Annotation
Predicted 3D model of a 506-nucleotide part of an RNA (large-subunit ribosomal RNA, domain I) from Nitrosomonas sp. ANs5. Taxonomically the source falls in Nitrosomonas (Bacteria, Pseudomonadota, Nitrosomonadales, Nitrosomonadaceae).
Context: one part of a larger RNA
RNA sequence: UGCAUGUGGUGGAUGCCUUGGCGAUUACAGGCGAAGAAGGACGUGGAAGCCUGCGAAAAGCUUCGGGGAGCUGGCAAACAAGCUUUGAUCCGGAGAUGUCCGAAUGGGAAAACCCACCCGCAAGGGUAACCGCUCCUGAAUAUAUAGGGAGAUGGUGGCUAACCUGGUGAACUGAAACAUCUAAGUAACCAGAGGAAAAGAAAUCAACCGAGAUUCCCAGAGUAGUGGCGAGCGAAAUGGGAACAGCCUGCAGUUUUUAGCAUACAGAUUAAUCGAAUUAUAUGGAAAUAUAAGCCAUAGUGGGUGAUAGCCCCGUAGAUGAAAAUCUGGAUGUGGAACUAGGAUUGCGACAAGUAGGGCGGGACACGUGAAAUCCUGUCUGAACAUGGGGGGACCAUCCUCCAAGGCUAAAUACUCGUAAUCGACCGAUAGUGAACCAGUACCGUGAGGGAAAGGCGAAAAGAACCCCGGGAGGGGAGUGAAAUAGAUCCUGAAACCGCAUGCAU
Numbered sequence: 001u002g003c004a005u006g007u008g009g010u011g012g013a014u015g016c017c018u019u020g021g022c023g024a025u026u027a028c029a030g031g032c033g034a035a036g037a038a039g040g041a042c043g044u045g046g047a048a049g050c051c052u053g054c055g056a057a058a059a060g061c062u063u064c065g066g067g068g069a070g071c072u073g074g075c076a077a078a079c080a081a082g083c084u085u086u087g088a089u090c091c092g093g094a095g096a097u098g099u100c101c102g103a104a105u106g107g108g109a110a111a112a113c114c115c116a117c118c119c120g121c122a123a124g125g126g127u128a129a130c131c132g133c134u135c136c137u138g139a140a141u142a143u144a145u146a147g148g149g150a151g152a153u154g155g156u157g158g159c160u161a162a163c164c165u166g167g168u169g170a171a172c173u174g175a176a177a178c179a180u181c182u183a184a185g186u187a188a189c190c191a192g193a194g195g196a197a198a199a200g201a202a203a204u205c206a207a208c209c210g211a212g213a214u215u216c217c218c219a220g221a222g223u224a225g226u227g228g229c230g231a232g233c234g235a236a237a238u239g240g241g242a243a244c245a246g247c248c249u250g251c252a253g254u255u256u257u258u259a260g261c262a263u264a265c266a267g268a269u270u271a272a273u274c275g276a277a278u279u280a281u282a283u284g285g286a287a288a289u290a291u292a293a294g295c296c297a298u299a300g301u302g303g304g305u306g307a308u309a310g311c312c313c314c315g316u317a318g319a320u321g322a323a324a325a326u327c328u329g330g331a332u333g334u335g336g337a338a339c340u341a342g343g344a345u346u347g348c349g350a351c352a353a354g355u356a357g358g359g360c361g362g363g364a365c366a367c368g369u370g371a372a373a374u375c376c377u378g379u380c381u382g383a384a385c386a387u388g389g390g391g392g393g394a395c396c397a398u399c400c401u402c403c404a405a406g407g408c409u410a411a412a413u414a415c416u417c418g419u420a421a422u423c424g425a426c427c428g429a430u431a432g433u434g435a436a437c438c439a440g441u442a443c444c445g446u447g448a449g450g451g452a453a454a455g456g457c458g459a460a461a462a463g464a465a466c467c468c469c470g471g472g473a474g475g476g477g478a479g480u481g482a483a484a485u486a487g488a489u490c491c492u493g494a495a496a497c498c499g500c501a502u503g504c505a506u
Base pairs, nucleotide, nucleotide: 001505002504003503004502005501006500007499008498009497015491016456017455020427021426022424023423024422025421026420027419028418029416030415031159032158039101040100041099042055043054044053046079049075050074051073061095062094063093064092065091066090070083071082072081106115107114108113116127117126118125119124129156130155131154133151134150135149136148137147163194164192165191166190167189168188174181178228204211205210215242216241217240218239219238225233226232246408247407248406250348251347252346253345254344255343260334261333262332263331265329266328267327268326269325270324272320273319274318278293279292280291281290282289294311295310296300302314303313304312357381358380359379360378361377362376363375364374367393388403389402390401391400392399443450444449463490466477467476468475469474
C1' cells in the first nucleotide's frame, strides 16, 4: 500500500409520518369605498423582540344571547399582579372607539410628515376637484347669455381573482425563405358594467312547404365554400335538446290592484344543546392487541387516546335551539295611479330623413374584390312615404316574405378572490404552491424585477440533580426512560469519503 472481516466517524439517501399543498363536487356569496376602502406606517401588554389581535376608550369598551369553571392570545416556560358561580375567559348578534398615510379631499410634500384659515369658552366641527340642483351676481350688449360667487346629509373618484361589452391593437411564429395570407382581432393597453355581461321579440329565415325573439349544447361538418386555390381559414339552413316571455311610446275611456310601509306567522343563516353501548385475563413501558364472555346501532364517516377502540374522549345518525341581525315566503292591514316612477284592458291616433340607397376609400361577414349580395362608415351625394319600402348572394321580372332609420326585457350560458361542507387508483418535504418552518421572507438588482434554503427526541421533558477530568468545549460516572448508538447537530440512518483493530499479500 492492497484485499478481507469486524467496529466506528462523516453524511443524510431510504422507510414511516403530516401541520401544507393540488384537484374536484355541492350550496352560499359575488363586491368593498368620502359613513374614508384595499393596502400600509406608528403605536398598544407588568415584561425586550417577532407573530396575532386591537387603536390614545388600543391582546381591548358597551349591550343582547350561548356556555359553565377556570382565565389573563402564540413563539414561551417561570415570575409578578389580577379577574371569576354577583357567571369570568371563550363563542355568536348589534353597537361604540377607531392615531397617521393611502382615492386622500384645507394648502404643500421626498407616503405615514410640514404649514394654515373659519366657527366655537372648550370639546370638537368645517375648508379638494368635477357633474347635477337651487340661489345671488353679471360683460361686450338693451333683454339676455358667457363668466363669477354662494348653499346643501345629491352624485362621482379609488381598490378588486376570473368571467363580460366596447375602443386601440402588435410581433415572434406558420407558410419548411418571404411580401398577400397566418399567428389574431390573439397578447397588451384603455374605458365601462354586472352578479352575471352581451344578445333579444324579424325591414329574420325558408322555398312555393313552411317556421316564428335571443342565448347555450349536440349533430349537420372539417361539409358548402374561401385560399400566393399555398400554409391555412371555415359557415349556414335544417334536426335534436337546455331554457322559455314578452313588451313600451300620444290622447281618451273602463277597471282593479302592484310596488312601498307596518304587523304577526313560517322557513333559512349567523352561537349552540341532547346524543346509545364493555368488562375480565394474558403479553407488554403502555392495550385499542390476543383470548373469553357481553352490549349498542336511524350512530361500524372520521379524528384522538402510551400499539390496531362501534361501546374511553371528541364526535357521528337522529332530535332540539335564537334575545339580536339579515334573507326568503305567503297572509293580514295600510296605501292608493297621487310630487316622481308607474299595472291591466278597450278605442282612436302616431309609426322614426341628411335616413335608405348610390360614387370613391376602408372595415366586418367562413367569403383575401371576386360574378360579391348583406352589414358598418371617412368623404361626396341622396329617395319613396303603405297606391310605399327592404330582403330572397351580381342584375331583371314574377312570386314569396318582412316593415329599417326609437327603446326595455327573466331563464337556459361564462367565471371563482372568497365562505361552508364533502371527496380523491392526487403529492408526501429535491414531491406537493415559490412558500408544511414568522416566505414573496433572507438575499440579489439603481430599478422594473428576480428569489431561496430550511419538517420529525420521547407516550410524557421525565431535557440528565449530584460527583469526576477539563479554562471551556466536550467527556466519564450517576440518574430518567421501554429504549440515550432516542441527549436536544436528537426517528430510521444507505452510499460516496475518512479512521481504528485483526488476518493475509507485497

Its Rfam family is "Bacterial large subunit ribosomal RNA".